[in-house]
């Protein structure tokens, strides 16, 4: 450097729920707030899952989720 992932060590994220806010809505944005995370940093490329339209024999078309799974990518430590 790479594998790896300790009752290390500095640090980091925050999840239900709660309150203000946008959105038809999944869900996002600030606050509080902590279930938990070795990446619970980013990235929708596969694969799913959730929402709208549409269709109801068939299949589309827009959306969301990275804290569902796989994968690219950057990265803090250094025990065995």
């Nucleotide at each position: 450097u790479u594998c790896c992932g300790a009752u290390a060590a500095g640090a980091g994220c925050a999840a239900a729920c709660c309150c203000g806010g946008g959105g038809u809505a999944a869900c996002c944005c600030g606050g509080g707030g902590a279930c938990g995370c070795a990446g619970a940093g980013c990235c929708a490329c596969g694969g799913g899952u959730c929402c709208g339209c549409a269709a109801c024999g068939g299949a589309g078309c827009g959306g969301a989720c990275a804290g569902c799974c796989g994968g690219g990518u950057c990265g803090c430590c250094g025990a065995a």